[in-house]
Formats: sequence, structure tokens, C1' cells
RNA sequence: GCCCCGUUAACUCAAUUGGUAGAGUAGCGGCCUUUUAAGCCGAAAGUUGGGGGUUCAACUCCCUCACGGGGCA
Repeated sequence: GCCCCGUUAACUCAAUUGGUAGAGUAGCGGCCUUUUAAGCCGAAAGUUGGGGGUUCAACUCCCUCACGGGGCA
């Protein structure tokens, strides 16, 4: 230098053909318990890596940049 994959909640990951962004864990509140842990219930948490474009509508398609991983030279 070229090619491929990835970047979504604090963390680990989903999201079908473009049509309301979800789960588990952690944290928080409650129940239970003498108390803690475990268990059960609940609520909250997101500029979907940055910027631009296409579209009525973009995590999804296109361009560009950044970061991480791999391959070739």
C1' cells in the first nucleotide's frame, strides 16, 4: 500500500426483505430473609464509532474518516 471482517445500553451480544432498537449480565428500587447471598418482581439506561448522501422512512444501502482484528505484498 491493497483486500476481508468488526464497531449497537456500563459489559457480552441480537435486530429476518429498509418499516416502533431488544436480551442476558452488572448497577438501581421493591418482595422474601434475623442479615447477607441466592431466588422473584419492577423501572431505568442508546446522537446504533464520527461526518455526508439516497429514501416517505436507514443499525440495515452508498461515499468518506477513525479505531480494532485478520490476510496478501

Transfer RNA from a marine sediment metagenome, 73 nucleotides, folded computationally. Its Rfam family is "tRNA". RNAcentral holds the sequence, with entries from MGnify. The prediction has a mean pLDDT of 81.